[in-house]
RNA sequence: GCCGACGUAGCUCAGCUGGUAGAGCAUCUCCAUGGUAAGGAGAAGGUCACCGGUUCGAACCCGGUCGUCGGCU
Numbered sequence: 001g002c003c004g005a006c007g008u009a010g011c012u013c014a015g016c017u018g019g020u021a022g023a024g025c026a027u028c029u030c031c032a033u034g035g036u037a038a039g040g041a042g043a044a045g046g047u048c049a050c051c052g053g054u055u056c057g058a059a060c061c062c063g064g065u066c067g068u069c070g071g072c073u
Base pairs, nucleotide, nucleotide: 001072002071003070004069005068006067007066010025011024012023013022019056027043028042029041030040031039049065050064051063052062053061
């Protein structure tokens, strides 16, 4: 230099052919216990890496940039 995959909550990851962003763990509150853990109920937490384009509508499609990983030379 060329090619490919990936980037979504603090962490690990879903998100069906474009139509209101989710789960588990963690955190906080409450219940429960003599107390702790386990357990039950609830809450909070996101510019979907960034910029632009297409579209009535983009995490999703298209182009570019950045980062991580892998391959080729």
Transfer RNA from a Patescibacteria group bacterium, 73 nucleotides, folded computationally. Its Rfam family is "tRNA". Rfam classes the family as a transfer RNA. The sequence was found in a public genome assembly. Lineage of the source: Bacteria > Bacteria candidate phyla. Its mean pLDDT, the model's own confidence on a scale to 100, is 80.